[in-house]
RNA sequence: AGAGUUUGAUCCUGGCUCAGGAUCAACGCUGGCGGCGUGCCUAAUGCAUGCAAGUCGGACGGGCGGUCCUGCGGGGCCGUCACGUGGCGGACGGGCGCGGGACACGUGGGCAACCUGCCCGUGGGCGGGGGAUAGCCCCGGGAAACCGGGGGUAAUCCCGCAUACGCUCGCCCCCUGGGUCGGGGGGGUGAGGAAAGGCCGGGGGACCGGUCACCCACGGAGGGGCCUGCGGCCGAUUAGCUGGUUGGGGGGGUGACGGCCUCCCAAGGCGAUGAUCGGGAGCUGGUCUGAGAGGACGGCCAGCCGCACGGGGACUGAGACACGGCCCCGACUCCUGCGGGAGGCAGCAGCAAGGAAUUUUCCGCAAUGGGCGCAAGCCUGACGGAGCAACGCCGCGUGGGGGAGGACGCCCUUCGGGGUGUAAACCCCUUUUGCCGGGGACGAAGGGGGCCGGUGAGGUCCCGUGACGGUACCCGGCGAAGAAGGGCCGGCUAACUACGUGCCAGCAGCCGCGGUAACACGUAGGGCCCGAGCGUUGUCCGGAGUUACUGGGCGUAAAGCGCGCGCAGGCGGUGGUCCAGGCCCGGCGUGAAAGCCCCCGGCUCAACCGGGGAGGGUCGUCGGGGACCGGGCCACUUGAGGGCGACAGGGGCUGGUGGAAUUCCCGGUGUAGUGGUGAAAUGCGUAGAGAUCGGGAGGAACACCCGUGGCGAAGGCGGCCAGCUGGGUCGACCCUGACGCUGAGGCGCGAAGGCGUGGGGAGCGAACGGGAUUAGAUACCCCGGUAGUCCACGCAGUAAACGAUGCGGACUGGGCGUGGGGGGAGCUUGACCCCCUCCGUGCCGGAGCUAACGCGGGAAGUCCGCCGCCUGGGGAGUACGGCCGCAAGGCUAAAACUCAAAGGAAUUGACGGGGGCCCGCACAAGCGGCGGAGCGUGCGGUUUAAUUCGACGCGACGCGCAGAACCUUACCAGGGCUUGACAUGCGCCUGCAGAGCCCGGAAACGGGUUGGCCUGCGAGGGUGGCGCACAGGUGCUGCAUGGCUGUCGUCGGCUCGUGCCGUGAGGUGUUGGGUUAAGUCCCGCAACGAGCGCAACCCCCGCCGCCAGUUGAGCCUUUUCUGGCGGGACUGCCCCAUCUGGGGAGGAAGGAGGGGAUGACGUCAAGUCAGCAUGGCCCUUACGCCCUGGGCGACACGCACGCUACAAUGGCCGGGACAGUGGGUGGCCAAGCCGCGAGGCGGAGCCAAUCCCCCAAACCCGGUCGUAGUUCGGAUCGGGGGCUGCAACUCGCCCCCGUGAAGCUGGAGUCGCUAGUAACCGCGGGUCAGCACUACCGCGGUGAAUGUGUUCCCGGGCCUUGUACACACCGCCCGUCACGUCACGAAAGCCGGCAACGCCUGAAGCCGGUGGGCCGACCCCCUCGGGGGCGGCAGCCGUCGAGGGCGGGGUGGGUGAUUGGGACGAAGU
Repeated sequence: AGAGUUUGAUCCUGGCUCAGGAUCAACGCUGGCGGCGUGCCUAAUGCAUGCAAGUCGGACGGGCGGUCCUGCGGGGCCGUCACGUGGCGGACGGGCGCGGGACACGUGGGCAACCUGCCCGUGGGCGGGGGAUAGCCCCGGGAAACCGGGGGUAAUCCCGCAUACGCUCGCCCCCUGGGUCGGGGGGGUGAGGAAAGGCCGGGGGACCGGUCACCCACGGAGGGGCCUGCGGCCGAUUAGCUGGUUGGGGGGGUGACGGCCUCCCAAGGCGAUGAUCGGGAGCUGGUCUGAGAGGACGGCCAGCCGCACGGGGACUGAGACACGGCCCCGACUCCUGCGGGAGGCAGCAGCAAGGAAUUUUCCGCAAUGGGCGCAAGCCUGACGGAGCAACGCCGCGUGGGGGAGGACGCCCUUCGGGGUGUAAACCCCUUUUGCCGGGGACGAAGGGGGCCGGUGAGGUCCCGUGACGGUACCCGGCGAAGAAGGGCCGGCUAACUACGUGCCAGCAGCCGCGGUAACACGUAGGGCCCGAGCGUUGUCCGGAGUUACUGGGCGUAAAGCGCGCGCAGGCGGUGGUCCAGGCCCGGCGUGAAAGCCCCCGGCUCAACCGGGGAGGGUCGUCGGGGACCGGGCCACUUGAGGGCGACAGGGGCUGGUGGAAUUCCCGGUGUAGUGGUGAAAUGCGUAGAGAUCGGGAGGAACACCCGUGGCGAAGGCGGCCAGCUGGGUCGACCCUGACGCUGAGGCGCGAAGGCGUGGGGAGCGAACGGGAUUAGAUACCCCGGUAGUCCACGCAGUAAACGAUGCGGACUGGGCGUGGGGGGAGCUUGACCCCCUCCGUGCCGGAGCUAACGCGGGAAGUCCGCCGCCUGGGGAGUACGGCCGCAAGGCUAAAACUCAAAGGAAUUGACGGGGGCCCGCACAAGCGGCGGAGCGUGCGGUUUAAUUCGACGCGACGCGCAGAACCUUACCAGGGCUUGACAUGCGCCUGCAGAGCCCGGAAACGGGUUGGCCUGCGAGGGUGGCGCACAGGUGCUGCAUGGCUGUCGUCGGCUCGUGCCGUGAGGUGUUGGGUUAAGUCCCGCAACGAGCGCAACCCCCGCCGCCAGUUGAGCCUUUUCUGGCGGGACUGCCCCAUCUGGGGAGGAAGGAGGGGAUGACGUCAAGUCAGCAUGGCCCUUACGCCCUGGGCGACACGCACGCUACAAUGGCCGGGACAGUGGGUGGCCAAGCCGCGAGGCGGAGCCAAUCCCCCAAACCCGGUCGUAGUUCGGAUCGGGGGCUGCAACUCGCCCCCGUGAAGCUGGAGUCGCUAGUAACCGCGGGUCAGCACUACCGCGGUGAAUGUGUUCCCGGGCCUUGUACACACCGCCCGUCACGUCACGAAAGCCGGCAACGCCUGAAGCCGGUGGGCCGACCCCCUCGGGGGCGGCAGCCGUCGAGGGCGGGGUGGGUGAUUGGGACGAAGU
C1' cells in the first nucleotide's frame, strides 16, 4: 500500500466482497506448565441458608456469677452480659445502570446568597440549680409480632438561672471597597444567647496536677449546597409550545439566591442557530481503530451522577428524604390460633429462571484502609489471598547433536523413478518442565513489657504477631522419560497430486465450483500458515476519498428547483482614523490520579508493577501586537442606481379593423358521378351531388415577408390600427455615494391536457360509429363525429418546463457570419466597401478541462460569493402520515424484501423489413428438368431374433460402400475355443508339426490311424503342449485428441514490424478519388515497409517451328499422327483518354485465349475413436476368437437422388457413315463352327500406338405405323434357357417365348446451365469370380437459346449509420395469465400499551386551623398538696398529595375474513 467482481475487450462511474486491528465474548476441534489480569453484555427477574456495622463498662442504671466487709438494712471489689438509658458511627465503605437530554456530566468561572460533625490552629470558658424517663417491680391484652396501665429510678439525658473574650440583632460615629449592599475593618451603646463530666496520679479531705471529653467564638483544612459561560445523541412523515406560564410588589419557606410556594398586578416567555413532542442513552478520565482529521465504544480501574421490590412521604441528624432506618399505597412471597403479623442479595458466596454465555455457599483480618474505644481491643464478604474457566495478555516446554544417495509402510509414476525424509531406527548428550527427597523466605511495622525522656513527643533493649504456605525460591536423585494440535491449499491468498462422485452428494467471504479425467465436493498422500492453541460466528474501526473539515460531485453515469420577486441568513468596492470582539504572541492559573509516549528502576525476561519527565483545552486571567476579518466615525467613485438624448423589437394588456381560405345557406349554369386509397369500401349524389358563377352567414387562424432573424425571466410571442404598459441597448455629460450579489422559508408567473359556471362552435378532432388491413387489429389508412380546441371569470400547477448546463462577478489566444447602436478613414455623394467599439445571437477552433463524447470569452477553462440537489439497482417517486385540490390529482416521502450488479462514454464485431458503391446462373431473359407415373438406389418410419454402425438444413439422404449370395460383416440364432485367429518374452515338456486316410458332426472342431529309407540316437533350429507375463475388442467418449475432410469460398480478404494517434480497448497502414476478376494497379494520405492470400511460376487444349520416330493402308513416306524441345501475346502498334481503360489493325489466339492443379487468418465443440493412429474409461472361459445358418435385401407408409416414359423432331424394320478416353497374362480373346439368343466349342494373336475388348450411338437413306393407352410405354407375372461361383431358396446377372401395368407433360413449389456450355447421343474405366451400374470417374459425337439490366429474392465484398445484440437477430426482451414461496400496504373489526386532559375519591406525611381530652420542668397563686397558666400533644377540620375510579379524545403497536400491488422461482401460456 491494495485486491476480486458489470464488458468480447476498454476507460469511467458505482455498489458488493476480501486481506488488517480490536473484543467482558460465544461455538467447534484440541489441550503440558507458570505469571499477571478478566469473568451475568440476557430478567433493575424471584430468592433458601450463612455472613456483609458496629463499638464504648474510662457517660449511666441494671441482671447474673464470684469474693470481701457488715451494725444485717446493706455496702465494696472482681468478672461477665450488651438488656435498657446515653454517645459516636449506621449519609463512609460495597453493589447496580433503572431512570434521566438535565447545570446530570465535562471544562472554565461566580456566591456581596450559603452550610460543615470528627481533625488542626488561636482566644475565652466549664458557676450554681431543677426535672423527666427506659431498664426494674406489679397488673392486664395477644397465637405471635408486640402492646397498654400503675409505681419507683441514674447519667456526658432534658430544662431554667448566672457569667460573655468572641458572637447575634437594633441604633449612632469613622475608615474602606464594590457588582444587588444580607460586603470588609474599627469604635460606642442597648438587648440576647453557653457548658458535662469520666479516668489516672498526689493528698485523710477540701483540693491540686495530668489526660480524654464539654461550651462560646474566630481562623484553617477537607467536604458539601446553589448560580452560570461553553461543549457533547437521532427524528421536521413532531412546527408551533407555554397558566406559575414570563416579569413585578407584599408575604412565606430554606443553611442559602430564586415563581421554590402564596396573594395581588402586568402580559409576557420560548421557537427553523430547531422550541414542543417522539425515540433510543448514565456522563467523564479514557478504550479500540485510523497517517491524521475522524468514527465507534464507555466492560475492568478512577471521578461525578442516579437508584436500592414499584410509587409517595417525611423524621432524626453536621450531613439522608437514608441499600442491610421509619410511615403509607401497590404487587409478590412467607407465618398465622384468621383477629393479625413478617420480608426486600442492584453487599460476599450461593439457588432458580432467562440465555449462545459468565466462577467458590473457600481462607484470613497477617498486611492496607475504615468505624468505635484513653487503650488493649472488637467489628470489617472493604480488603489481602487461595479456588474454578486457554476468557485475554506474556513467558516456557514437548528435547539437542550425529545418523543412508536414503530402511519399512504409505502416496505418485512417463515404471526409469520420485515424495514423505535425517524424518525414523541406531549412537552420543542434556534435564528446563515433570516425579521423588531435602532446605526454605521477603511481605512485619505497628503492638506488649522494661529503661531513658516531662507520667509527653520520641528513642532504645527484650518478647511476641503470616491467611497466602511448607508456597515462591534453592539443592539433590530419576529418566527422552509424562506433554501437539487446528485451519487451509481455484483466484483474491502462501500451499497439488491420486482416487471416489457425476448439476448427485456437496462447497461457497465475493467471483463462482459439481452434468465421467473436478488442484473448488469426499478421502488419501503431500504441502502452506499458525501453534497450546487453531478455526467459526457476532460486534466496532479500517480499507471506504463510499457523507469528501482535511477530502467528492451534479451536460450524457445518481444529482440544477420550470421561471422570477424577495424577508431572514451568508458574502461584500477604495482611502483615512479610532476600538480591540475575532486573530496572533508572551506570562500566570487550571486542565485529579491512573492510562498513552520518553527515561530510569523491581520481579531470571516479558506481561505486570514502581519512580521521574513530557504532552493534553474551541478554558480563565494579565500584558502586548494592529496586517487581516469585525465594529464606530470621516471621505471617495470604479460596483449599483438616477437624470438627459437617441434607437430596435411577433414583450404584455385592451378596443377596433382587413383580406385570403375552409364550411354552411340562397340563387344561376349544368349532368353522372364524386370522394377516398397501396388498392378499395363505407360516405355524398338524378329529391340534381361534384364542377362552375353570383350573393349571404359564421367561427377560427393570419400565407408571402420569415431568416441559423427579433423580443421576453421562463412558459411563450407573428395580419393591420389606436390606447395603456414592462424591459433592454447605445451616446456624451450631470447627480446619489456601496444604496450591492445570492436567496432557506414565503409570494407571484407558469405549454398542452384537465375541472367549474356562462357563452361560442367554421375547420380540426380524444371517446364513439362505420369502411378497410390483418391470424386477430379494441391500431396505423379511409368516411363520419362528441367533448375539446375559441371567449369571459375561477381552479389546477404538471412536462424530454432541455442548452437535460442555477444566479451574479472577474480573468484567459484567434477566425468567419448575423441583429441593434455609436465612431473613424479614403471619397463628390450614397441604403456602398473597409477599420474601431459596446450589447445580443450563431458556427469553427487554441490553450486548458473532460471517463470519453465533447466544451472552448454566452466555458463544461482559471477563480470568488450564495442557493438547490446527489450518495448502488429494483421495490418507488410507491405505501403510510401531513399539506394543497371540486375532482382528476399534486407536493413532501420511506421500509420490509431482493439483486452483483444497475449505469456513462467510447472500441471491435455481428445484425437492421438503415444508407451508398459493387459482385455471383442471385434475379431477370432463355433452354432443359424435378415435384404427378412405374422402376432403381439411399434415408426416415415401422417391423424383426437381427433388419450392424456412422452421416441429419445448405455442407446427411446413388453419402462411408470404386461391387453385402458364403466371405465381406462389425448384427442375430445356435454349436464350439480359452496363452487364444495374431505379436513378443520367460520356464518346463515334446519326433511331435504338416499331409493322407477312417469315424462323429451342419461346419468349426473332436477322436483314431498310416508305409518306406537314412542317421552322429544327441545338440541346435523349427513345431506342438502345459504354465506365466500378456494378446484381443468395429466396446464408450470426434465434447479428451492427432491426422484427414466438408463449408463459408476462388469470396478477397487476413495480419505483422517500426512509426504516429488514443488514458485505454483500439485506430492508422487496409480509409479516400479512380480502376480491376482481384487489398489488381495508379493517385492522394502519418505513415513506411513486410508476410499469408490474388496474380505469376506448374499441367492440359488451341497456332507455328525444330528434332526424333516404333507402329501405321498393298507400297512410298511428305502430310496426318506420337513424343520432346522451343517460339508466340507484352496493351508491343494506331486513335481517344492523365493512369487504368475504350475502339481498331495485324494475328491461330488477344487485353486473364479456354480448362485444371492450387483453398489466406479463421468459422461451424461441423464430420470421422468404423480407414488409421491415440489419452482415458470399460470387457477378459468374454464386450475376445472360430463355425453353420440367418440378417444388412423386411414393407401400410413418407422423403431425397436418379432411370425409363407418356410418343410422330417419334416407335419399329432394312441399308449406310464417322470418334475419343481407356483396359487386358489365374487377362483381353481374333478367325472359323454351333445356337433365334444369352452363350458354347475353338484356339491364332497380344505383357500390347503392333493383338484383343471394338460393330460406337445419336446421324443419313428407304420403308412402315397415323394419334390410338397405340407397332407409345415397358412395369409385373408365367414358362424355358445361359453364365459365374463350393453354393444363385431367402438374395445374382443375362437370353428367348408369352404377359403386357401405371403413365397422355405433372399442384403449391423447386433445380441446373452464359458456349463447344445447356440439351441430346453413345463409348471406356475402376471395384469385381459374378452381379444389382439407371451410380461414380472419364471420353468423344451432334450442338442451341437468352442476357449487356440490377427494382426485387438468395449469398457475398467495401464504406457508412443505429444498436439495450456479443453462445452476436435462430439475438435480446415486455406485459397479462396459471403455479409455488416470501415480505409489505389496505381492510369491517378485535386485542393489549403509552402519555396527557376533565371530574370524583384520596393513604402516609409536612404545613395551617382548632384543640372542651392529655402533659406541663419555666412563671403565678395558695394552708406543700393542689389550682391557674406560657408552651406542647392526641383528636378533629382544611390545602397539597401517591394511588384508585369514571369519561371523551390522542398516539404508537399486534392481529384480521378479504383485498392490492411487489420480489423471487433451469426448461408452462
Predicted 3D model of a 1469-nucleotide RNA (small-subunit ribosomal RNA) from an uncultured Thermomicrobia bacterium. The sequence is in RNAcentral, with records from ENA, Greengenes and SILVA. The coordinates come from a structure-prediction model, not an experiment, and the mean pLDDT is 86. Its Rfam family is "Bacterial small subunit ribosomal RNA". Gene Ontology terms of the family: structural constituent of ribosome and ribosome.